[in-house]
The part of an RNA shown here (small-subunit ribosomal RNA, 3' major domain) has 477 nucleotides and comes from a metagenome. RNAcentral holds the full RNA, with entries from SILVA. The prediction has a mean pLDDT of 84.
Context: one part of a larger RNA
């Protein structure tokens, strides 16, 4: 000087408390461990692994296994030789591949021979290749403490020196934020602001958007109009600016006015010096090592999907604030030409037929759901719950056996609110309800977004956890 303390002081955080809803019990989905296996590819491991890499394993992917093949190689450059190659058809084969048939060059220069370049095949070796090892050799990227308020430097000063001072102190703040004081005076990286979005208003603009007034219609459908809504560009607006009280005449705190909004208005992006030899050599890049008829490459089939069991994360429930049936209302944000697919028709349905429109404020996905209005069920393992299984189908796709999703009929399991323990959340939040998107041929209870309905509670900081500042002890560095 740090680190640590079941030392002290001050302070903060959904850290506790006060509340609301869960997890832990059930079934299923998914990840992991374990076990099994020819293989169940690999990585991730308290917090910071476990719906994680994977925004989508039937083949492919794929790295694993079994078997069948290849050896200058699936891919790149160089040297030499040949001239077409490919596609298509047939035969053998699981296919890779092998054989046969058919077919057969292009550009530039040149009259031509030919030369060069492209493309393909063959030979030779230099080399290619490696998701092989080392994240404890590395770059890059990322997690975490933590959006915590800290981390430092120059000069000066003090000390023999390590170092201290500044950065401590008195107040204050979300903040090393600001004020005052002070052997310090300044500065940098952080904080804040500048950026995006949302909340109010103005101006400009008026189609594909909108409809107050006038006609018109089944319908903003059409004429007309641009007030309003909205769209999207530029501005305005909030600064403790104003008033009062307190405060050191300060910073600031509390109350008030005006205002759409008030003291950082809400949300996002933004992550200092560093810590964990944290994670990643399987995104990529890269040193070293290893491999080179194999640890490389191609192919078929299988596996990554196994199942006594254990754990994590979720979905659905156990019902009447509910289930079923009928009617009816209101979103936002997105996607769509290899696509989104309307009207109409068929089918109980998944879906099919059909073909209008749409490169989309125009057409379409699209029905929002909870809600509201009726009817029914009457507390039961039930008209709750839907697992499991049988049958019949639909769709995607060469192909749904291992191993897809969906539909219909039948079946109708566990489950009656969950031990010890444990998680999230402070407001348009929790809870609850549906909608969209990425990936994607197909496949979502996951992920990322969007809106609808919309709470309760916070006395307080003694305690648990994490953190910041000062101080003290130390046999630790």
């Nucleotide at each position: 000087u740090g680190a640590c303390g079941g030392g002290g002081g001050c302070c903060c955080g959904c850290a506790c408390a006060a509340g609301c809803g869960g997890u832990g019990g059930a079934u299923c989905a998914u990840g992991u461990g374990g076990u099994u296996u020819a293989a169940u590819u690999c990585g991730a491991a308290a917090c910071c692994a476990c719906g994680c890499g994977a925004a989508g394993a039937a083949c492919c992917u794929u790295a694993c296994c079994u078997g069948g093949a290849u050896u200058u190689g699936a891919c790149a450059u160089c040297u030499c030789c040949u001239g077409a190659c490919a596609a298509c058809u047939c035969u053998a084969g699981a296919g890779a591949u092998a054989g046969a048939g058919c077919u057969u060059c292009u550009g530039u220069a040149g009259c031509a021979a030919u030369a060069c370049a492209g493309c393909a095949g063959g030979a030779u070796g230099a080399c290619a290749g490696g998701u092989g090892c080392u994240g404890c050799a590395u770059g890059g990227c990322u997690g975490u403490c933590g959006u915590c308020a800290g981390c430092u430097c120059g000069u000066g000063u003090g000390g023999u020196g390590a170092c201290a001072u500044g950065u401590u102190g008195g107040g204050u703040u979300a903040a090393g934020u600001c004020c005052c004081g002070c052997a310090a005076c300044g500065a940098g990286c952080g904080c804040a602001a500048c950026c995006c979005u949302u909340g109010u208003c103005u101006u400009u603009a008026g189609u594909u958007g909108c409809c107050a007034u006038c006609a018109u219609u089944a319908a903003g459908u059409u004429g007309g109009g641009c007030u309003c809504u909205c769209u999207a560009a530029a501005g305005a607006g909030a600064c403790u600016g104003c008033c009062g009280u307190g405060g050191u005449u300060a910073a600031c705190a509390c109350g008030g006015a005006g205002g759409a909004a008030g003291g950082u208005g809400g949300g996002g992006a933004u992550g200092a010096c560093g810590u964990c030899a944290a994670g990643u050599c399987c995104u990529c890049a890269u040193g070293g090592c290893c491999u080179u008829u194999a640890u490389a490459u191609c192919c078929a089939g299988g596996g990554c999907g196994a199942c006594a069991c254990a754990c994590g994360u979720g979905a659905u429930a156990c019902a009447a604030u509910g289930g079923a049936c009928g009617g009816u209302a209101c979103a936002g944000a997105g996607g769509g030409a290899c696509g989104c697919c309307a009207a109409g028709a068929g089918g109980c349905a998944a879906c099919u037929c059909g073909g209008a429109g749409c490169u989309a404020a125009u057409c379409u996905c699209a029905a929002a759901a909870a809600g509201c209005c009726g009817u029914u069920c009457u507390c039961a393992g039930u008209u709750c719950g839907g697992a499991u299984u049988g049958g019949a189908g639909u769709c995607u796709g060469c192909a749904a056996c291992u191993c897809g999703a969906c539909u219909c009929c039948a079946u109708g399991a566990a489950g009656u609110u969950g031990g010890a323990a444990u998680c999230g959340c402070u407001a348009g939040u929790a809870a609850u309800c549906g909608c969209g998107g990425a990936u994607c041929a197909g496949c979502a209870c996951g992920c990322c977004g969007c809106g609808g309905u919309g709470a309760a509670u916070a006395c307080g900081u003694u305690c648990c956890c994490g953190g910041g500042c000062c101080u003290u002890g130390u046999a630790c560095a």